The RNA shown here (transfer RNA) has 72 nucleotides and comes from an uncultured Clostridia bacterium.
Its Rfam family is "tRNA". Its family is annotated with triplet codon-amino acid adaptor activity in the Gene Ontology.
The sequence was found in a public genome assembly.
The prediction has a mean pLDDT of 80.
RNA sequence: UCCUCAAUAGCUCAACGGUGGAGCACUCGGCUGUUAACCGAUAGGUUGCAGGUUCGAAUCCUGCUUGGGGAG
Numbered sequence: 001u002c003c004u005c006a007a008u009a010g011c012u013c014a015a016c017g018g019u020g021g022a023g024c025a026c027u028c029g030g031c032u033g034u035u036a037a038c039c040g041a042u043a044g045g046u047u048g049c050a051g052g053u054u055c056g057a058a059u060c061c062u063g064c065u066u067g068g069g070g071a072g
Base pairs, nucleotide, nucleotide: 001071002070003069004068005067006066007065010024011023012022013021018055027041028040029039030038048064049063050062051061052060
């Protein structure tokens, strides 16, 4: 320098172009002698950044950033 993959909640991951969810964790409650376990509920998101296409973009296109792999 070139090719390729990835970036979504605190963590690990989902999500046909049509209201962004789950598990774990946090918080609150239930259960009980207490803790753990178990059960229920709440909260938590500028979908890496900037543009474009579209009635509508996490998703498609372009550029950039960061990380993984590969070629020279």